[in-house]
RNA sequence: UGCGAUCGCCGCGAUCUUCGGAUCGGGGAGGAAAGUCCGAACUCCACGAGGGCAGCGCGCCGGGCAACCCCCGGUCGUCCCGGCGACGGGGCGAAGGAAAGUGCCACAGAAAUCAAACCGCCUUUCUUCCGGAGCUUGACGGCGCCGGCGGAACGGCAAGGGUGAAACGGUGCGGUAAGAGCGCACCGCCCCGGCGGCAACGCCGGGGGCACGGUAAACCCCGCGCGGAGCAAGGCCAAAUAGGGAAACGGAAGAGCGCCCACCUCAUCCCGCUCGACGGGACCGUUUCCGGGUUGGCUGCUGGAUUCCGGGAGAGAUCCCGGAGCUAGAGGAAUGAUCGCACCCGACAGAAUUCGGCUUA
Numbered sequence: 001u002g003c004g005a006u007c008g009c010c011g012c013g014a015u016c017u018u019c020g021g022a023u024c025g026g027g028g029a030g031g032a033a034a035g036u037c038c039g040a041a042c043u044c045c046a047c048g049a050g051g052g053c054a055g056c057g058c059g060c061c062g063g064g065c066a067a068c069c070c071c072c073g074g075u076c077g078u079c080c081c082g083g084c085g086a087c088g089g090g091g092c093g094a095a096g097g098a099a100a101g102u103g104c105c106a107c108a109g110a111a112a113u114c115a116a117a118c119c120g121c122c123u124u125u126c127u128u129c130c131g132g133a134g135c136u137u138g139a140c141g142g143c144g145c146c147g148g149c150g151g152a153a154c155g156g157c158a159a160g161g162g163u164g165a166a167a168c169g170g171u172g173c174g175g176u177a178a179g180a181g182c183g184c185a186c187c188g189c190c191c192c193g194g195c196g197g198c199a200a201c202g203c204c205g206g207g208g209g210c211a212c213g214g215u216a217a218a219c220c221c222c223g224c225g226c227g228g229a230g231c232a233a234g235g236c237c238a239a240a241u242a243g244g245g246a247a248a249c250g251g252a253a254g255a256g257c258g259c260c261c262a263c264c265u266c267a268u269c270c271c272g273c274u275c276g277a278c279g280g281g282a283c284c285g286u287u288u289c290c291g292g293g294u295u296g297g298c299u300g301c302u303g304g305a306u307u308c309c310g311g312g313a314g315a316g317a318u319c320c321c322g323g324a325g326c327u328a329g330a331g332g333a334a335u336g337a338u339c340g341c342a343c344c345c346g347a348c349a350g351a352a353u354u355c356g357g358c359u360u361a
Stems, first nucleotide, its partner, number of pairs: 001342007009028002012025005030348001034359002037357005042230004048263001050261004055226005060074005075095001076093007096221002101219002103215003118161002120157003124153004129148004134143003169187006188210001189208008234299004244290008254266003268282005273276001306325008343346001
């Protein structure tokens, strides 16, 4: 753990009853009952509408669903595997915008978006040394020229090296002093057009040497959506009570579903006088304090976006039709204990308003 027996526990039905209960029959945790992360049903908050400001969530396309951040199918991106390749298969994706703005990009590195140059490459100029021929001198030597190894300086370059997670399109050819989209071809990128697709998007053609690093589960921008509290919600009944007393504030204070503003609505009446921005009273409301009572029962509650079987539609999620079934409902909270037998020695765990998902075990 399974099976059997006995004894219990929580509901249900039938019968009996002295209304306390008794007897019999039958039912009694899960795929996650969990996390409470999404989406709903249900219930209450007295949902008037306007303007402004915040906050939160979501974010490729189509479909499914009551709904969803879920599911299905597709697109794109990325990674892995197979293949020479075309391509095929699989995993993952919070997948709008980085040419609106701001911020950040550690260390290293010259430089992290502003441009810039450490090593290096190159022209020119100057120069130590060496070599060569020339001119000059009787000779030593001197003078300029050329070449070589170096050094210095003003510039040119961004190809190569180096740093880094990332370096200002890539490869090749030409070109050049050396280089460079400087030019060209192909690829990439951007723009335009055509075609295919419901769409995301794809394919083809033309044009432009190319502006544009990354990061939005950073601020932000764009688009769409959004009240709150939760079954201890809430409803009914019974019992109890004086529906008590005090204080402060107010006469729309306050409330009207995030906050603010104006409007509107929701319960202000009486008396007095010096007739007001007055005084008093009643009533009502809000808040606080004191005191008293109940802290029981029923309901919500389990039959439902339900489960199983068969048929049909669809690529699938799913939907439609027919038939059958009823499968815990407690309220300090039942689902257990003992004995026997068996083997493959028994995982994670356990209802609490109810569903659909996701995640974790």